Predicted 3D model of a 350-nucleotide part of an RNA (small-subunit ribosomal RNA, central domain) from a wastewater metagenome.
[in-house]
Context: one part of a larger RNA
RNA sequence: CUGGGCGUAAAGGGUGCGUAGGCGGUUAUGUUAGUCGUUUGUUAAAUCCCCGAGCUUAACUUGGGAACAGCGAGCGAAACGGCAUGACUAGAGAGUGUGAGAGGUAUACAGAACUCAUGGUGUAGGGGUGAAAUCCGUUGAUAUCAUGGGGAAUACCAAAUGCGAAGGCAGUAUACUGGCACACAUCUGACGCUCAAGCACGAAAGCGUGGGUAGCGAAUGGGAUUAGAUACCCCAGUAGUCCACGCCCUAAACGAUGUUCUCUCGCUUUUCGGAGUAUCGACCCUCUGAGAGGCUUAGCUAACGCGAUAAGAGAACCGCCUGGGAAGUACGGCCGCAAGGCUAAAACUC
Numbered sequence: 001c002u003g004g005g006c007g008u009a010a011a012g013g014g015u016g017c018g019u020a021g022g023c024g025g026u027u028a029u030g031u032u033a034g035u036c037g038u039u040u041g042u043u044a045a046a047u048c049c050c051c052g053a054g055c056u057u058a059a060c061u062u063g064g065g066a067a068c069a070g071c072g073a074g075c076g077a078a079a080c081g082g083c084a085u086g087a088c089u090a091g092a093g094a095g096u097g098u099g100a101g102a103g104g105u106a107u108a109c110a111g112a113a114c115u116c117a118u119g120g121u122g123u124a125g126g127g128g129u130g131a132a133a134u135c136c137g138u139u140g141a142u143a144u145c146a147u148g149g150g151g152a153a154u155a156c157c158a159a160a161u162g163c164g165a166a167g168g169c170a171g172u173a174u175a176c177u178g179g180c181a182c183a184c185a186u187c188u189g190a191c192g193c194u195c196a197a198g199c200a201c202g203a204a205a206g207c208g209u210g211g212g213u214a215g216c217g218a219a220u221g222g223g224a225u226u227a228g229a230u231a232c233c234c235c236a237g238u239a240g241u242c243c244a245c246g247c248c249c250u251a252a253a254c255g256a257u258g259u260u261c262u263c264u265c266g267c268u269u270u271u272c273g274g275a276g277u278a279u280c281g282a283c284c285c286u287c288u289g290a291g292a293g294g295c296u297u298a299g300c301u302a303a304c305g306c307g308a309u310a311a312g313a314g315a316a317c318c319g320c321c322u323g324g325g326a327a328g329u330a331c332g333g334c335c336g337c338a339a340g341g342c343u344a345a346a347a348c349u350c
Stems, first nucleotide, its partner, number of pairs: 004321003007304002012318001014201004021194003025088008034080001035077009049065006091191001092188003095184005103177007110154001114150008125136002162169002206247006215241002220236004258317006266295011299306002323350003332343004
């Protein structure tokens, strides 16, 4: 190197785009440094293998022969691969027509709840707990009504739903905008797949500057509990949570399951399309495409389980694993304002 693996045992990169590289549909012609055949040179001898010979045999010694394979050269073949040229349409894309959607960005608006302020009614409690207390209240609370202000989040619809590459996305309307599915088969004619490097996006927390701050609430203070209570419970409450811009770049970033393509029994639910049948029409029924779920055959699996949304049968490419600890640490490098991130050992030890 080959050989084994990656749902849960070690192991799928957080996600996408994408350069080099790897791999690549049907067909014709030409060509050929891959490939195949043949001839030849060379690859010292010994060794190894085969047939013999010599020591009584063997080991040992020795004569002859063969062999694979590498490299060089000549000749030949053209199926596969490469290259060149031409053609094709089943991959891919474009077009036309429909369709669904919490996909994204911005702006405006809405109603419930909460809280604050002011005013009215009204009087002694309220709040909180296992029980209490801290706390609020006669300077009039809690409750209730009215008016006004504020910030954050959008009950019901709501679902096994939908959309998005992932993170994620939910009040309503408008503007701008990305992707997807189906039908037709009009056009292009392999334009494809994957992807080191690189680029972009990336929950929450955190950081910088400036705003904002109702509720909640790390830290902190107080009240309880307790032997203690730096907690669990209660009363307060700063950062934060929100907005704009700029950073950070990590998660049980999970389906713990990389992406793409092909093939392989069935039943059933659901979302969005299409066709047929039916019908006045909408349902119903049959078939079909793209998703999202449940159960299962074969098969797979250590088992659990997976089972057309595969963990089944195959192909292409990438990433990753190799006993536990030390350690995702030290050192170095790169990045960052910092926090820290990425890359990543060893001694020693079991």

Overview:
The RNAcentral record of the full RNA draws on SILVA.